Description
The part of an RNA shown here (small-subunit ribosomal RNA, central domain) has 351 nucleotides and comes from an uncultured bacterium. The RNAcentral record of the full RNA draws on ENA, Greengenes and SILVA. Model confidence (mean pLDDT): 87 of 100.
[in-house]
Context: one part of a larger RNA
RNA sequence: CUGGGCUUAAAGGGUGCGUAGGCGGAUUCGUAAGUGCCUUGUGAAAUCCCACGACUCAACCGUGGAAUGGCUGGGCAAACUGCGAGUCUUGAGACUGGUAGGGGCCGUCGGAACGAUAGGUGGAGCGGUGAAAUGCGUAGAUAUCUAUCGGAACGCCGAAAGUGAAGACAGGCGGCUGGGCCAGAUCUGACGCUGAGGCACGAAAGCGUGGGGAGCAAACAGGAUUAGAUACCCUGGUAGUCCACGCUGUAAACGAUGCACACUAGGUCGGGGAGGUUUUGACGCCCUCCUGGCCGGAGCAAAAAGUAUUAAGUGUGCCGCCUGGGGAGUACGGUCGCAAGGCUAAAACUC
Numbered sequence: 001c002u003g004g005g006c007u008u009a010a011a012g013g014g015u016g017c018g019u020a021g022g023c024g025g026a027u028u029c030g031u032a033a034g035u036g037c038c039u040u041g042u043g044a045a046a047u048c049c050c051a052c053g054a055c056u057c058a059a060c061c062g063u064g065g066a067a068u069g070g071c072u073g074g075g076c077a078a079a080c081u082g083c084g085a086g087u088c089u090u091g092a093g094a095c096u097g098g099u100a101g102g103g104g105c106c107g108u109c110g111g112a113a114c115g116a117u118a119g120g121u122g123g124a125g126c127g128g129u130g131a132a133a134u135g136c137g138u139a140g141a142u143a144u145c146u147a148u149c150g151g152a153a154c155g156c157c158g159a160a161a162g163u164g165a166a167g168a169c170a171g172g173c174g175g176c177u178g179g180g181c182c183a184g185a186u187c188u189g190a191c192g193c194u195g196a197g198g199c200a201c202g203a204a205a206g207c208g209u210g211g212g213g214a215g216c217a218a219a220c221a222g223g224a225u226u227a228g229a230u231a232c233c234c235u236g237g238u239a240g241u242c243c244a245c246g247c248u249g250u251a252a253a254c255g256a257u258g259c260a261c262a263c264u265a266g267g268u269c270g271g272g273g274a275g276g277u278u279u280u281g282a283c284g285c286c287c288u289c290c291u292g293g294c295c296g297g298a299g300c301a302a303a304a305a306g307u308a309u310u311a312a313g314u315g316u317g318c319c320g321c322c323u324g325g326g327g328a329g330u331a332c333g334g335u336c337g338c339a340a341g342g343c344u345a346a347a348a349c350u351c
Base pairs, nucleotide, nucleotide: 004322005321006320007305008304012319014201015200016199017198021194022193023192025088026087027086028085029084030083031082033081034080035077036076037075038074039073041071042070049065050064051063052062053061091191092188093187094186095184096183097182098181099180103177104176105175106174107173108172109171110154114150115149116148117147118146119145120144121143125136126135162169163168206247207246208245209244210243211242215241216240220236221235222234223233258318259317260316261315262314263313266295267294268293269292270291271290272289273288275286276285277284299307300306324351325350326349333344334343335342336341
């Protein structure tokens, strides 16, 4: 440089924003860098190829020709790409009016449950298991009633439902705030797509400082079980789980399926708008836009499972990644981190 690939065989970056770069809608005029045609010079000789010649032939050799990725000067062309100027609206964005939502942040309030403390009733067990025991209880437990305190999570609604770029998001109310969808067709006029680096976000666990600590619960202790039992079961129980601020930057971060655009049978069930029809109105019915599932053809998959307008179909643009198993996502180096460790990433050897 090229080829084949990436749902499950190796392979889609956790997600977004975006720099460079790559790619880019309709149309007119110009230009001539790319591009096409003609031509100039050059592209040493030898070699290779062709023809002829010459050693008796051949190899070797001689003469002529052709060829030589290309580079260079000139002329012509103007379809396509580029560049310059202009026009356009369908891509993109804005505006106006609606609309749904656990989207985000902050504050405040609430009830159920649970635990603790104090008091009342009561008087022998409670708890726990396969069965037990450790444990709790006459210093009055368990149960029950009342009062107070505390932290965490929000039952029903609740759903194949909704929102968000992903991680994720659920009690009520208030404040601040991001995005989507629909209708109108008022404005800008290609402002677009992708995106190496970069920046931001990023479950859980973990780390730092300070709070908080009801329940649960790594570690740990005890009781059982067992041949043993550093487990599964039981009684306890500390980090942690919660909050604030700051780190960490990883997951089966999964749809194991990158993003955008266009096109390609149907059927059915939801969510959000707009319109039509009937009507007093609503429901219903029809059509349309957006969105989430299920079923199922063509096609694809030549491993099949499957997938199938939410493509893994048909195409275009751009990025990421793979190249036999182990060694190894390791060593070394670099870099980031308080650390734990993350990112980048081999080789020997071996099958």